[in-house]
Predicted 3D model of a 109-nucleotide RNA (SAM riboswitch aptamer (S box leader)) from Thalassobacillus cyri.
The RNAcentral record of the sequence draws on Rfam.
It matches the Rfam family "SAM riboswitch aptamer (S box leader)". About the family: The SAM riboswitch is found upstream of a number of genes which code for proteins involved in methionine or cysteine biosynthesis in Gram-positive bacteria.
Taxonomically the source falls in Thalassobacillus (Bacteria, Bacillati, Bacilli, Bacillaceae).
RNA sequence: CUCUUAUCGAGAGCGGCGGAGGGAAUAGGCCCGAUGAUGCCCGGCAACCAUCAAGCAUUGCUUGAAAAGGUGCUAAUUCCUACAGAUCUGUGGAUCUGAAAGAUAAGAG
Numbered sequence: 001c002u003c004u005u006a007u008c009g010a011g012a013g014c015g016g017c018g019g020a021g022g023g024a025a026u027a028g029g030c031c032c033g034a035u036g037a038u039g040c041c042c043g044g045c046a047a048c049c050a051u052c053a054a055g056c057a058u059u060g061c062u063u064g065a066a067a068a069g070g071u072g073c074u075a076a077u078u079c080c081u082a083c084a085g086a087u088c089u090g091u092g093g094a095u096c097u098g099a100a101a102g103a104u105a106a107g108a109g
Stems, first nucleotide, its partner, number of pairs: 001109008013042001015041003021032003026082004043074003048070002051065006078101001083098006
């Protein structure tokens, strides 16, 4: 980097460092930010893998526990929209579903 599977409406600081843009990319919108954002550290959240227990009756699946290990996350639904379908409509658009794109984990190449 590619592929597969699963999840993405919940949760998480009144701390320290630092000092300008940031919210993945493109576009539009809407926000965050010198009352210090983004980022890093610490703290915290969660429970994907791993661990333990029970059940199924079996090499996995389900449920539960725990949080020392590997990750992850820690403004706004993945901040919203973009493509397709359905419904409604005051024809501007609105709602719902799905896809695409993306993120994370686990596995494979």